[in-house]
RNA sequence: GCGGAUGGCCGGAUGGCCGCGGCCCGGGCGACCGGGGCGAGGAAAGUCCGGACUCCAGGAAGAAAUGGCGGCGGGUAACGCCCGCCCGGGGCAACCCGAGGGAAAGCGCCACAGAGAAGAGACCGCCUCCGGCCCCGGACCCUGGUCCGGAUCUCCGGGGGCAAGGGUGAAACGGUGGGGUAAGAGCCCACCGCGCCGGCGGUGACGUCGGCGGCAUGGCAAGCCCCGCCAGGAGCAAGGCCAAAUAGGGAUCGCGUGGGAUUUCAUCCCAGGGUGCUUCCGCCCGAGCGAUCCGGGUUGGCCGCUGGAGCCCGUCGGCGACGGCGGGCCUAGAGGAAUGGUCAUCCGCUUCGCGGCAACUGCCUGACGAAGCGACAGAAUCCGGCUUACAGGCCAUCCGCGCGC
RNA sequence: GCUGCUGUAGCUCAGUGGUAGAGCACUCCCUUGGUAAGGGAGAGGUCGACAGUUCAAUCCUGUCCAGCAGCACCA
Numbered sequence: 001g002c003g004g005a006u007g008g009c010c011g012g013a014u015g016g017c018c019g020c021g022g023c024c025c026g027g028g029c030g031a032c033c034g035g036g037g038c039g040a041g042g043a044a045a046g047u048c049c050g051g052a053c054u055c056c057a058g059g060a061a062g063a064a065a066u067g068g069c070g071g072c073g074g075g076u077a078a079c080g081c082c083c084g085c086c087c088g089g090g091g092c093a094a095c096c097c098g099a100g101g102g103a104a105a106g107c108g109c110c111a112c113a114g115a116g117a118a119g120a121g122a123c124c125g126c127c128u129c130c131g132g133c134c135c136c137g138g139a140c141c142c143u144g145g146u147c148c149g150g151a152u153c154u155c156c157g158g159g160g161g162c163a164a165g166g167g168u169g170a171a172a173c174g175g176u177g178g179g180g181u182a183a184g185a186g187c188c189c190a191c192c193g194c195g196c197c198g199g200c201g202g203u204g205a206c207g208u209c210g211g212c213g214g215c216a217u218g219g220c221a222a223g224c225c226c227c228g229c230c231a232g233g234a235g236c237a238a239g240g241c242c243a244a245a246u247a248g249g250g251a252u253c254g255c256g257u258g259g260g261a262u263u264u265c266a267u268c269c270c271a272g273g274g275u276g277c278u279u280c281c282g283c284c285c286g287a288g289c290g291a292u293c294c295g296g297g298u299u300g301g302c303c304g305c306u307g308g309a310g311c312c313c314g315u316c317g318g319c320g321a322c323g324g325c326g327g328g329c330c331u332a333g334a335g336g337a338a339u340g341g342u343c344a345u346c347c348g349c350u351u352c353g354c355g356g357c358a359a360c361u362g363c364c365u366g367a368c369g370a371a372g373c374g375a376c377a378g379a380a381u382c383c384g385g386c387u388u389a390c391a392g393g394c395c396a397u398c399c400g401c402g403c404g405c
Numbered sequence: 406g407c408u409g410c411u412g413u414a415g416c417u418c419a420g421u422g423g424u425a426g427a428g429c430a431c432u433c434c435c436u437u438g439g440u441a442a443g444g445g446a447g448a449g450g451u452c453g454a455c456a457g458u459u460c461a462a463u464c465c466u467g468u469c470c471a472g473c474a475g476c477a478c479c480a
Stems, first nucleotide, its partner, number of pairs: 001401010012346007020039002023036005041376001045387002048385005053235004058281005066231005071085005086100001087098004101226002106224002108220003123166002125162008135150007174192006194213008239303004249294007258270005272285004296479003310329008347374007354366001355364003406476007415429004423460001431447005453469005
């Protein structure tokens, strides 16, 4: 210098003028006026996870169904997030990626092609045996054939053995090499892979060493399923208070109005019903209660509402995520919804002019001038994450290559 | 703001891990004097987009995009 990796940050600045929404102070009977201070983001977004909070629903325990998660150890209020490590894959490297439990519990699927797709299979092929053709020798009948014996290289037919090689496929029932064999084959041996057992190291995932087994155990669980763990449901239009208005109207459904004691009122007891799916405890019910739908009315105010798992700095512990302690700070709370517009100067980027180098394509630079551009996007109960969008720029650390010292 | 559902041919919809279909519409031919109806043939698809699992994805999973629907309070 070029190329790359990781982590973090910014994402226009200042001033004038005109505006917008809350809050505070002062004035005014009031409408309102004056002043002060505050006023979007790293994603406020998607609503994909996890919580706080509120109601369902009085408490405790438990089951089923359904959904989710899945190497190990930590962090955290919690998580599907984060950190560190293990294993596998990619890269020369820095580093990156992985929904990463179980396929010898069971069921299911594996199209087409292919001989065979899961205790499988033989198309070509290899080996062997038998018969025929052919060849050689002998005998017999004699145009030519029959019989016996041999040879068995090629060819044809049949029986048997094999699975090395070819071929099909995404995948062919361990791989490579050697021995062995008629040809072959874990048939045998060595190494690798797989499984089991043991030793050592590690909290652990796992690593490593030794021994044994024998090829049985193909792939798919983001198919059903099994194992372990987690989760009750709904959501601020939750929910509470006040005010206004209306026909506390209609339909359907569910559970009910039981018995006894005391003269009565009232109370008590038993049975019944309801109260989250069940159980237990507790509570409630005595004549209505509850659910759904149709119809009717209102479109007001206050609370919830923003000080919080909060932000910044320092220090200590930890490899780190993070945690402890100390100090400082207050930082939108609107409610159909404010946070904007314009001008000037500056900043950054792009293009053009101008300048330099060069034979050309082209390359370099910015003291100067002009024009254009300055992204993605916008709180709505609040937090922790993830994901997605984003013009341009800055910082730190690291890796590779080239050159110079 | 919160919640649910859907996306397949021009339109309305099926479909399911193994070459994507139906009806209507469209084009051509037959039929008719001509049109409609009828008959025959045909064209038309990034299965919303991008990743992942798998030998193989419209289908299974994730993330985005677009569209639709519901949810206020009182008695």
Model confidence (mean pLDDT): 77 of 100. Two RNAs folded together computationally: RNase P RNA and transfer RNA, 480 nucleotides in total. Rfam match: Bacterial RNase P class A. The family's RNA type in Rfam is ribozyme.